Context: one part of a larger RNA
RNA sequence: CCAUCAACUUCCAUCGGGGAGAGAAGACCCCGUGGAGUUUUACUGCAGCUUGUGCUUGUGGUAUAGUAAGAAUUGCACAGGGUAUCUGGGAGCUAUGCCUAACAUUCCCCGGGAUGUUAGUGAAGCAACGAUGUAACACCAGACUCUUUUUGCAGUACCACUUAUCCAGUGAAGACCGGAGACACGUGCAGGUGGGCAGUUCGGCUGGGGCGGCACCCCUUUGAAAAGAUAUCAAAGGGGCCCAAAGUUGAGUUCAAACGGGGCAGAAAUCCGUUGAAGAGGGCAAAGCCAAAAACUCGACUGAAUGGAUUUCCAAACGCACGGAAUUCAUAGACGAAAGUCUGGCUUAGCGAUCCUUCGUGUGCCCACUAUUGGGGCCCGGAGGUGACAGAAAAAUUACCCCAGGGAUAACAGGCUCGUCGCGGGCGAGAGCUCCUAUCGACCCCGCGGUUUGGUACCUCGAUGUCGGCUUUUCCUAUCCUGGUCCUGCAGCAGGGGCCAAGGGUGAGGCUGCUCGCCUAUUAAAAGGGAACAUGAGCUGGGUUUAGACCGUCGUGAGACAGGUCGGUCUCUGCCUAAUGGAAG
Numbered sequence: 001c002c003a004u005c006a007a008c009u010u011c012c013a014u015c016g017g018g019g020a021g022a023g024a025a026g027a028c029c030c031c032g033u034g035g036a037g038u039u040u041u042a043c044u045g046c047a048g049c050u051u052g053u054g055c056u057u058g059u060g061g062u063a064u065a066g067u068a069a070g071a072a073u074u075g076c077a078c079a080g081g082g083u084a085u086c087u088g089g090g091a092g093c094u095a096u097g098c099c100u101a102a103c104a105u106u107c108c109c110c111g112g113g114a115u116g117u118u119a120g121u122g123a124a125g126c127a128a129c130g131a132u133g134u135a136a137c138a139c140c141a142g143a144c145u146c147u148u149u150u151u152g153c154a155g156u157a158c159c160a161c162u163u164a165u166c167c168a169g170u171g172a173a174g175a176c177c178g179g180a181g182a183c184a185c186g187u188g189c190a191g192g193u194g195g196g197c198a199g200u201u202c203g204g205c206u207g208g209g210g211c212g213g214c215a216c217c218c219c220u221u222u223g224a225a226a227a228g229a230u231a232u233c234a235a236a237g238g239g240g241c242c243c244a245a246a247g248u249u250g251a252g253u254u255c256a257a258a259c260g261g262g263g264c265a266g267a268a269a270u271c272c273g274u275u276g277a278a279g280a281g282g283g284c285a286a287a288g289c290c291a292a293a294a295a296c297u298c299g300a301c302u303g304a305a306u307g308g309a310u311u312u313c314c315a316a317a318c319g320c321a322c323g324g325a326a327u328u329c330a331u332a333g334a335c336g337a338a339a340g341u342c343u344g345g346c347u348u349a350g351c352g353a354u355c356c357u358u359c360g361u362g363u364g365c366c367c368a369c370u371a372u373u374g375g376g377g378c379c380c381g382g383a384g385g386u387g388a389c390a391g392a393a394a395a396a397u398u399a400c401c402c403c404a405g406g407g408a409u410a411a412c413a414g415g416c417u418c419g420u421c422g423c424g425g426g427c428g429a430g431a432g433c434u435c436c437u438a439u440c441g442a443c444c445c446c447g448c449g450g451u452u453u454g455g456u457a458c459c460u461c462g463a464u465g466u467c468g469g470c471u472u473u474u475c476c477u478a479u480c481c482u483g484g485u486c487c488u489g490c491a492g493c494a495g496g497g498g499c500c501a502a503g504g505g506u507g508a509g510g511c512u513g514c515u516c517g518c519c520u521a522u523u524a525a526a527a528g529g530g531a532a533c534a535u536g537a538g539c540u541g542g543g544u545u546u547a548g549a550c551c552g553u554c555g556u557g558a559g560a561c562a563g564g565u566c567g568g569u570c571u572c573u574g575c576c577u578a579a580u581g582g583a584a585g
Base pairs, nucleotide, nucleotide: 008585009584010583011582012581013580014579017577018576019575021572022571029406030405032403034402035401036398037397038396039395042200043199044198045197046196048193049192050191051190052189053188054187055186058161059160060159061158062157063156064155066153067152068151069150070149071148072147075144082137085143086142087141088140089139092126093125094124099120100119101118102117103116104115105114106113107112108111165180166179167178169176170175203216204214205213212233217239218238219237220236221235222234240389241283242345243344247301248300249299250298251297252296253295255279257275258274259273260272261271281290282289284350286348287347288346305331306330307329308328309327310326311325312324313323333342334341335340356384357383358382359381360380362379364378365377366376367375413460414458415456416455417454419453421449422448423447424446425445426444430440431439467542468540469539470538472534473531474530475529476528477527480505481504482503483500484499485498486497487496488495508520509519510518511517548566549565550564551563552561553560554559
C1' cells in the first nucleotide's frame, strides 16, 4: 500500500422496542352535608277536580219539621152525683151581666148587625157543707201538657214564574226574538283529592363502596404493658327496666352443703343432731363488697321530703351541656330506750336541649282593651322526644348524565406477603408373595418458586389502553423429543425411575370470542414457563365495558341483573434513543 472483517464519528433512508411517547385536570371507582334528568304509596306545597257554605239572588204557591210570641183548646185508674193536670190564695162568685124601649154613630142590598148613652125589669146557676178519695171543686194568679190556629224568624223538599244572569239567532248599534233560569256562570271561605306541576332531601362508621352489622348513647370484665389515660367491624357479656315493697328504721335469726338418725318417702319433700367464713343469698350482666349483715323473718312508718350551698364523674391539660353521685346547712318528720340512721333500692347501667302544647303552684309580677267576663306574657316546678341518643321535618333511580377533587380509596398492571397454588426434601406406618426405599408411599415436619387464587392498599385517577387471536424476538429449566449415563421386581424388544445436558425441534385440523379444554389424523416429540397475564404511536376488535333495542327475573315505578341476545367511530406528519440497510471519513 491492497483485500477482508470489526469498531467509532457524520450523513441518507427505513423502523416502530424504549422515552411508564403525545392527545384530554379519568367517563370506571370513591368522596362533596356539589348539580341535574327521571320515578314514586319520600317530605312540603300549588294548579286542577270535587263537596259544603256565603254573596251575586228576585216573585208566587204546596207540603213539612223546628223555634219565639199571641189566641183558643185538652187533661177520665178505683171511689166519688161527675172527664179531679199541678201549686198558691180563697168564702163567696157569676151580675159593671142578660132581656125590653128610646136616642146617637157606623156598616151593608130596603131589613138587619155592631158599639155607646139613658130608663125599666125579673128570677136562676156554681161553689161552700156532707160523702168519696193520696189530692175537692166556685172565683183569682202562676206553671205544665195535648191539639188547633195566626204572625215572625232561620229552614228543608217540590212545583211554577221572569226581571237578575247565561246561551243561540238577527241587526251597524240602541235593541228584538227564541231557549235555559234564580239553577248555571262568577266570586269569598272551609274540607277532601291531587307526581298534573314545583321546590327539596335521599344519615354516619366501614381493611374501597354496596349488602350485612352497630363497634352511633350507656354499664361490667379482659386486651391495658402493677398510678391515671388508652385504639381496632378486638374477646366475653349486659342496659333503655322493675319494686308501695324488693323503700326507711328497729329488733331477732344465720346461709349452701355434707355426715349421722328418722313412717309412708325413693338420689332428692318435711323433722332432729353435728360439722359448716360463706362453698349461699343480695330483682337483673359482670366485677367489687357484705355474716349478732348489705342476707332471712317480723313490728312501726313514708327521708322514694322541701329549699339552699359545696365537691366530683361524664370530660387524664383549658373549657364543656344534659345526666349521675357524694358531703353539708335550714325547715318539717319517721324509726329507735338511746347513741344514732334515713335526701330510695349494697355499689357501678336503666337516659334527653331550644321552640310548641299541657299540668301544678301563688289573695306573685307585667302589657293591651273602656268596663266586666276574659286575653297575652314573665317568675318556679313537672309531663308530651328527638335510640343517628349535644336533639334537621326527608324516598328511590341514572348505562342520558355533569362538575370539583382523590392514587387519602376500588377494578388492570407492578411492589410486599404466600394461606391457596406449583415443585422438592426429612421420617418411613403401610403396599410391593418375603423385602420401607425397582416402584408407590399415609400421618407429621422442613423448604423453594413467584406462572394460580387471595390478602394488603405502597406507586400511578392534570389517564402506565383492558381479554383473546395474528405478527416478531429473546430468555429460564422444574427436559416432551433428539445426545450421554446409572438403577430396575432390566433376558431381548418395549417399559418404569434417576443424573448430566437448553444446541436444535416441539407441527396441522374441527368446536367455541375464547385462554383453557374436548375431539381427529399424523409425528422423534406434539414439554412447561417469564419478558407490564411480552407485543394495539405493530394489526384485529370476536368478547368484556357507553349511548339504540328484545327476552327472562326483580322492582308500584323510573330502572337493575359476573343473566341471555342483535347493533355499535381503535387518533398521531417520528424529536431523542435503540435497531436495520447504505454512503463518506
Background: This is a predicted structure of a 585-nucleotide part of an RNA (large-subunit ribosomal RNA, domain V) from Candidatus Nitrosopumilus sp. The prediction has a mean pLDDT of 81. The RNAcentral record of the full RNA draws on ENA. The source organism's lineage runs through Archaea, Thermoproteati, Nitrosopumilales, Nitrosopumilaceae and Nitrosopumilus.